The RNA shown here (transfer RNA) has 71 nucleotides and comes from a Candidatus Zambryskiibacteriota bacterium. Taxonomically the source falls in Candidatus Zambryskiibacteriota (Bacteria, Bacteria candidate phyla). The RNAcentral record of the sequence draws on ENA. The prediction has a mean pLDDT of 81.
[in-house]
RNA sequence: GCGGGUAUGGUUUAGUGGCAGAACAUGGCCUUCCCAAGGCUAGGACCCCAGUCCGAUUCUGGGUACCCGCA
Numbered sequence: 001g002c003g004g005g006u007a008u009g010g011u012u013u014a015g016u017g018g019c020a021g022a023a024c025a026u027g028g029c030c031u032u033c034c035c036a037a038g039g040c041u042a043g044g045a046c047c048c049c050a051g052u053c054c055g056a057u058u059c060u061g062g063g064u065a066c067c068c069g070c071a
Base pairs, nucleotide, nucleotide: 001070002069003068004067005066006065007064010024011023012022013021018054026042027041028040029039030038047063048062049061050060051059
């Protein structure tokens, strides 16, 4: 330099053109003499810019970061 892949709460991840889910973690409450464990509950995310579309996390183009391969 070229090609391919990935990017979603703090972490690990699911997901599909029409509201973004789960687990763990965190806060609160209950339970307990206390802790732990357990139960209930709350907050928190679609890498960035543009395009297409009534509507984009999803499709298209470009960029960035990481991974793999070739040179």